Context: one part of a larger RNA
RNA sequence: CGUAGGAGAUUUGAGGGGAGCUAUCCCUAGUACGAGAGGACCGGGAUAGAUGGACCUCUAGUGUUCCAGUUGUCCUGCCAAGGGCAUCGCUGGGUAGCUAUGUCUGGAAGGGAUAACCGCUGAAAGCAUCUAAGCGGGAAACCCACCCCAAGAUGAGAUCUCCCGUGGCUGAAAAGCUCCUAAAGGCCCCUCGGAGAUGACGAGGUUGAUAGGCCGGAGGUGGAAGCGCGGUAACGUGUGAAGCUUACCGGUACUAAUCGGCCGUGAGG
Repeated sequence: CGUAGGAGAUUUGAGGGGAGCUAUCCCUAGUACGAGAGGACCGGGAUAGAUGGACCUCUAGUGUUCCAGUUGUCCUGCCAAGGGCAUCGCUGGGUAGCUAUGUCUGGAAGGGAUAACCGCUGAAAGCAUCUAAGCGGGAAACCCACCCCAAGAUGAGAUCUCCCGUGGCUGAAAAGCUCCUAAAGGCCCCUCGGAGAUGACGAGGUUGAUAGGCCGGAGGUGGAAGCGCGGUAACGUGUGAAGCUUACCGGUACUAAUCGGCCGUGAGG
C1' cells in the first nucleotide's frame, strides 16, 4: 500500500514445512514343517539403541549479584571486627535462570489409491488364458491421517462485537466550498517481562501490584557479632538452627508508571 467505511477479537485452510528408524526377548510353540538336526508364517506382549521435541520435579553442571573457611599484604589509630588487592586470591557449598549426563514424550494405529506380484470371472481363439470389457488383493514409496506455519490464497475467505452529520450552499450528476464534529480504536510517552539485537510480541500505567523498595515465606549457607563460661593459650562452648541472604512465591501504593499529545472521521463506487 492492497484486501471498496473504520476498528477489536476469534477463526477456516488453498498451500508449505516437519516427522517417518531399528534391534532383542517372551507368548502363540518346541506347535506347523522335518528322519533328525533344526525350526517358523500369522497374531499378541515386553524391553532396548540411535534420534527429534518439550521441560527442570529428581540426578548432575554452571551460577564473577548468596553464605562460609582460609593465605599474603595494605588500610579503617590499636585490640576485636571489617574493607581493598592478589584469576571470583584460593577453597567448600549454592537459589533463580540456562543446561544434559536428568525427566517426560514422538515415530504408531487407521483409511484411500497403487508398484512388482497374486487372483476372480472372461472372450477374441467352442479349449486355455489375471485382461481385451469387468472385479478383488497387494509395499517403510504416493494421498490423507499426526505436529507446525499459513487469507499478499491480489482467488486477499468466514463469524461475533463496536463506532461515525439522512448539516448548509452551488450543481443534472460527479464533485467543489463551508459550518459543526474528532467516534470506535490505535499510537507516542512511561513501568516492565516467562518477549527480545533493534523493531516486534506480551503484562501494566493511580478505577494501578508493572518494576523498585519494604514486610512475610521458601530456598541457600551452616552456628554471626557482642557478651558470659572453660582454658596459660591456640581454641572450645552457651546465648541460638544463630546471623546473613541474588534472580523464587505472596503481600503492601512508600517510590516511579504524572499531566498529556498525535493519528483515526462523519454511514461508505